[in-house]
Context: one part of a larger RNA
Molecule: small-subunit ribosomal RNA, 3' major domain
Organism: Actinomycetes bacterium
RNA sequence: UGACGGGGGCCCGCACAAGCAGCGGAGCAUGUUGCUUAAUUCGAGGCAACGCGAAGAACCUUUCCUGGGCUUGACAUGCGCGGGGAACCCCCCAGAAACGGGGGGCCCUCUUCGGAGCCCGCGCACAGGUGCUGCAUGGCUGUCGUCAGCUCGUGUCGUGAGAUGUUGGGUUAAGUCCCGCAACGAGCGCAACCCCUGACCCUAGUUACCAGCGGGUAAAGCCGGGGACUCUAGGGUGACUGCCGGUGCCAAACCGGAGGAAGGUGGGGACGACGUCAAGUCAUCAUGGUCCUUACGUCCAGGGCUACACACGUGCUACAAUGGGCGGGACAAAGGGCUGCAAGCCGGCGACGGUGAGCCAAUCCCAAAAACCCGCUCUCAGUGCGGAUUGCAGUCUGCAACUCGACUGCAUGAAGCUGGAAUCGCUAGUAAUCGUGGAUCAGCUACGCCACGGUGAAUACGUUCCCGGGCCUUGUACA
Numbered sequence: 001u002g003a004c005g006g007g008g009g010c011c012c013g014c015a016c017a018a019g020c021a022g023c024g025g026a027g028c029a030u031g032u033u034g035c036u037u038a039a040u041u042c043g044a045g046g047c048a049a050c051g052c053g054a055a056g057a058a059c060c061u062u063u064c065c066u067g068g069g070c071u072u073g074a075c076a077u078g079c080g081c082g083g084g085g086a087a088c089c090c091c092c093c094a095g096a097a098a099c100g101g102g103g104g105g106c107c108c109u110c111u112u113c114g115g116a117g118c119c120c121g122c123g124c125a126c127a128g129g130u131g132c133u134g135c136a137u138g139g140c141u142g143u144c145g146u147c148a149g150c151u152c153g154u155g156u157c158g159u160g161a162g163a164u165g166u167u168g169g170g171u172u173a174a175g176u177c178c179c180g181c182a183a184c185g186a187g188c189g190c191a192a193c194c195c196c197u198g199a200c201c202c203u204a205g206u207u208a209c210c211a212g213c214g215g216g217u218a219a220a221g222c223c224g225g226g227g228a229c230u231c232u233a234g235g236g237u238g239a240c241u242g243c244c245g246g247u248g249c250c251a252a253a254c255c256g257g258a259g260g261a262a263g264g265u266g267g268g269g270a271c272g273a274c275g276u277c278a279a280g281u282c283a284u285c286a287u288g289g290u291c292c293u294u295a296c297g298u299c300c301a302g303g304g305c306u307a308c309a310c311a312c313g314u315g316c317u318a319c320a321a322u323g324g325g326c327g328g329g330a331c332a333a334a335g336g337g338c339u340g341c342a343a344g345c346c347g348g349c350g351a352c353g354g355u356g357a358g359c360c361a362a363u364c365c366c367a368a369a370a371a372c373c374c375g376c377u378c379u380c381a382g383u384g385c386g387g388a389u390u391g392c393a394g395u396c397u398g399c400a401a402c403u404c405g406a407c408u409g410c411a412u413g414a415a416g417c418u419g420g421a422a423u424c425g426c427u428a429g430u431a432a433u434c435g436u437g438g439a440u441c442a443g444c445u446a447c448g449c450c451a452c453g454g455u456g457a458a459u460a461c462g463u464u465c466c467c468g469g470g471c472c473u474u475g476u477a478c479a
Base pairs, nucleotide, nucleotide: 001479002478003476004475005474007473008472009471010470011469012468013467015463016462019426020425022423026317027316028315029314030313031312032311034308042053043052064303065302066301067300068299069298070297073126077125078124079123080122081121082120083119084118088105089104090103091102092101093100108117109116110115128292129291131290132289133288137286138285139281140280141279142277144275149188150187151186152185153184154183155164156163157162168179169178170177194269195268196267197266199237200236201235202234203233204232205231209226210225213224214223215222240263243257244256245255246254247253319419323378324377325376326375327374328373329372335366336365337364340359341358344355345354346353347352385416390411391410392409393408394407395406396405432455433454434453435452436451437450438449
C1' cells in the first nucleotide's frame, strides 16, 4: 500500500422486511448427471454450466459407430512426363450407395500451326485434420457491475515503500455539485450528446383518414369530393430546479407549490472505466507449437446423437365453479408474404384436398385476436375437472416418417384434491393473466427464444437481521 475480520461508523441494491404469483409434490416437454451402448460426437460446471453453443439432429446436418470404397486425394497453387478429345449431358449392367464396367450425344476457344487454355492419367512439391494444447495466443464474450470508481502531470511531504490531490463538512442516482483544505490542474468512467415513447406546431395527403356537401347501399369511405380529424414520416417547440414559498452557510442542494401533456435523470433502450476470475471459446473464425499422412485425411450406405433403474435444473398443462361446455356479440399492436401469402367457392365431421380472385403489398392475403360481454347448461363428484397413456382409421411435408415428424377423427381415459425441508421472480402499465407475430425452417418434436399488444393489481413500517456492494476508520503473525 492492499487484502481480510463472527471490528467500528456512514450509505446503497427486490438484499431483508411488507405484499402478489410461483418452483419444490403430479403428468408431459426440454437440458444435464449417471448408467447403458458398436456409437449414444464435442463443448459448457457455484453465483456467471444445465429450453446453454442448437434461431430447427428422420437422410443431409454430423464431427460419433459399423460396414463398403479412394490415396495428389472432396478443395488450393505450382512443376515434370504422357495422352485426349472438349468440358458437359443421357442411357444400360452390377451394387445398399460410393466406387466400378459399357454405350451414345456433343466434338469447344485462341493460335506465329510449334503450341496454349480446358480435361484425363502417372509422378513430385503439397493439400487435408471439428486431432491436442483457451495454462502459448488474437478476436469475441460472461462476470463483479450502470457498481462509482480507476489514474496521471506538476508541486509539496516522507531516507524510502509511498502519501497528498481522491481525505474532511454538506449534498447527489453518481469522485454529482458546493464549501473547506499543500495542493493546482487533467484523463478514463458518471451525466449529456444518439434511438423509441409521452404533448403540441409546421410541411406533405396515397394505398391511410371522413367533419361538413353531393351521390349510393341490405350494409359499407363504396363513389364524387375534402385536407378538418386520426394516422403516416420529415422538421421544429417543449422541462431548465426556469418561477414562487420554506429549510440550508449568503453555497450546493432538499421539501412544498404554481403553470404544464410531461417535473426534478419524465418512462424505456443503446452505451459497461482501470481491472478481477491463468473465467469461457483452438468446434464460428484466425493463429504459435505439437501430432496423423493408403490415415487422426476423404467418399458412401445404414445406425447413433431420440437409449433408460434413477437424480437435478428450466418450462408447459392441471388439480377446477373467479371454473368446464355450447351458442351469440366486441375491441389490438407488431410482423411476414413470389420456388410466397392466399380471399371466395366446392368436397370432407376434421387435419386437409380441388379450383383460384387479389397482392412484390399503409392497397391484397396470413387474420380468428384471446382473455372480455350476453344467454343456456353442468352442481362439488376424481366429476361434463384433468388430459397422460394406448388402440384403430386418416391428413400433410418430404426420395424416404420402422428406429425417429407434426397434425386430425373415433375410442381409451392415468397421475393429480394446491405440493416437506428448502427456494425463485417482481416496486407500475410492473407482477399476474390473455392471446398475436417472427427468425431458423421442406416438415417438425417450439411448451423454447425474440418481439407485440389486451386486461391489469397488492405492498414497502423500516434498515435490527441474511446476501452483494461503495466510502472512512481500526486490528493483523496474511501478500